[in-house]
RNA sequence: GCGGCUAUCGUACAACGGUAGUACAAUACCUUGCCAAGGUAUGGACAGGGGUUCAAUUCCCCUUAGCCGCU
Numbered sequence: 001g002c003g004g005c006u007a008u009c010g011u012a013c014a015a016c017g018g019u020a021g022u023a024c025a026a027u028a029c030c031u032u033g034c035c036a037a038g039g040u041a042u043g044g045a046c047a048g049g050g051g052u053u054c055a056a057u058u059c060c061c062c063u064u065a066g067c068c069g070c071u
Base pairs, nucleotide, nucleotide: 001070002069003068004067005066006065007064010024011023012022013021018054026042027041028040029039030038047063048062049061050060051059
């Protein structure tokens, strides 16, 4: 230099172009004589910028970061 893959709550992952979810974690409450375990509730995210579309996490382009391969 070229090609490919990945980027989503604190962590690990989902998500036919149509309400962004799950588990763990955090906070509060319930339960218990106390702790642990258990139950209920709450908050928290689509790497950045453009384009297509009535509507984009999803499709297209560029950039950034990481990984892999080729040279």

The prediction has a mean pLDDT of 81. The RNA shown here (transfer RNA) has 71 nucleotides and comes from a Candidatus Doudnabacteria bacterium. NCBI's taxonomy places the organism under Bacteria, Bacteria candidate phyla, Candidatus Doudnaibacteriota. It matches the Rfam family "tRNA". By type it is a transfer RNA. Rfam describes the family as follows. Transfer RNA (tRNA) molecules are approximately 80 nucleotides in length. Rfam links the family to the GO term triplet codon-amino acid adaptor activity.